[in-house]
RNA sequence: UGCGGAGUGGAGCAGAGGCAGCUCGCAAGGCUCAUAACCUUGAGGUCGCAGGUUCGAAUCCUGCCUCCGCAA
Numbered sequence: 001u002g003c004g005g006a007g008u009g010g011a012g013c014a015g016a017g018g019c020a021g022c023u024c025g026c027a028a029g030g031c032u033c034a035u036a037a038c039c040u041u042g043a044g045g046u047c048g049c050a051g052g053u054u055c056g057a058a059u060c061c062u063g064c065c066u067c068c069g070c071a072a
Base pairs, nucleotide, nucleotide: 001071002070003069004068005067006066007065010024011023012022013021018055026042027041028040029039030038048064049063050062051061052060
């Protein structure tokens, strides 16, 4: 430098145009003599950044940034 992949709550990941979700974790409550387990509820996200397309973008397009791989 070129090509490909990835970037979404604290962690791991889904979601491929129409209100952003799952598991674990965290907090509160329930259960228990008590802890764990189990049950219920809740907090936590401007979807890497900036533009564009669209009535509508996490999703499509362009540029950039970071990480991983391949090639040179």
Transfer RNA from Candidatus Peregrinibacteria bacterium CG_4_9_14_0_2_um_filter_53_11, 72 nucleotides, folded computationally. Model confidence (mean pLDDT): 83 of 100. The organism belongs to Candidatus Peregrinibacteriota, within Bacteria. Its Rfam family is "tRNA". The family's RNA type in Rfam is transfer RNA. It was read from a public genome assembly.